This is a predicted complex of two RNAs, RNase P RNA and transfer RNA, with 429 nucleotides together.
RNA sequence: UGAGUAAACCGGGUGACCGCCCCGAUUCAUUUCGGGGAGGAAAGUCCGAGCUCCGCCGGACAGGAUGCCGGGUAACUCCCGGGAGGGGCGACCCUACGGAAAGUGCCACAGAAACAUACCGCCCCGGCUGGACCGGGGUAAGGGUGAAAUGGUGAGGUAAGAGCUCACCGGCGGCCGGGUGACCGGCCGGCCGGGCAAACCCCAUCCGGAGCAAGACCGAAUAGGGGGAGUUAAGGAAGUCCGGUCCAUUCCCCGGGUUGGUCGCUUGACCCCGGUGGUAACACCGGGGCUAGAUAGAUGGUCACCGUCCCGAUUCAUCGGGAUACAGAACUCGGCUUACAGGUUUACUCAGCCU
RNA sequence: GGGCCAUUAGCUCAGCUGGUUAGAGCACAGUCCUGAUAAGACUGGGGUCUGUGGUUCGAGUCCACAAUGGCCCA
Repeated sequence: UGAGUAAACCGGGUGACCGCCCCGAUUCAUUUCGGGGAGGAAAGUCCGAGCUCCGCCGGACAGGAUGCCGGGUAACUCCCGGGAGGGGCGACCCUACGGAAAGUGCCACAGAAACAUACCGCCCCGGCUGGACCGGGGUAAGGGUGAAAUGGUGAGGUAAGAGCUCACCGGCGGCCGGGUGACCGGCCGGCCGGGCAAACCCCAUCCGGAGCAAGACCGAAUAGGGGGAGUUAAGGAAGUCCGGUCCAUUCCCCGGGUUGGUCGCUUGACCCCGGUGGUAACACCGGGGCUAGAUAGAUGGUCACCGUCCCGAUUCAUCGGGAUACAGAACUCGGCUUACAGGUUUACUCAGCCU
Repeated sequence: GGGCCAUUAGCUCAGCUGGUUAGAGCACAGUCCUGAUAAGACUGGGGUCUGUGGUUCGAGUCCACAAUGGCCCA
């Protein structure tokens, strides 16, 4: 200098005028004054929780989710660290990564055969002697088919062959050692006939349902309406069933009315700085801070100057024009995923050149 | 705001437990029939199965993420 990897961050600034929402003070009066007012994703609603209601507790079945190991967390399908496998020269990145000798199912076409098999070939025996042919048997080494063909390569061996035997490699099982563990290393045993579980399923672990339009209160309005069930049995958890406990006179459906206000509502598993422990995620301690709360939904508009990028002109001083992303809270958090003009910083890798 | 469903030809829909070349009706084009049109008969064309990625030998179908459209609630 070029190419790249990982992580963190910014994502317009200042001023003037006119407006909008909230809070506090003030006033006869939304009058006047002061303060505050979108994001890294506020988004998708894909996960996990807080909170609220369904009376409470336990169990079984059904259903759903997760799936290498250890840790973090309120919790998670998230995060951190590690193992194994794969990719890259490398920094580094990716992985839905339990079980196919529990069972069932599927593997189209082709092929002899897709899980139980001999089409061609090779070899042996017999018919009938040589060839050819026919019949019986052996053989998965070779050909052919296929995405996939009975562990792979080589040597010995054999009638021809074959883990039949041997060496190395791969898998499985046993023993020993290391590690919390996933797993790794060594030795021994020829023990060695596929794939699919993002097919059913099995194993382990976890999960009740609904959602702030949840729900509570006040006011207004309508009606004391119609139907059904029950009065000692039914009902009270919104998939089913059972057991216990509590409540206990109402419960369910239809019809009619109201479409107002207050609370929930913003101080929270919160943010910033420092220290300690830990490889890290994170935890603990100390100090400081308050940072939108609308209810048809505020957070806006205009102008000037500056910043950044692009184009054109140029007397290399500048001038003119254009652009300035994705997007916008609605109960609140922790994550994931997706969208995003342009820019900054740190650490590291590879290649070339110079010293 | 919250909960849920769908996407296959121009339109409306099938597509089973993943399998060879994705079908049907209407519409469209051509021919026949008719003096001409409609109806009818025969034939034909037309598909990024919403997109991207994954699982599998193989994906419209299974899985994940996204896009678009629609339904419900107090």

Record summary
Rfam match: Bacterial RNase P class A. Rfam classes the family as a ribozyme.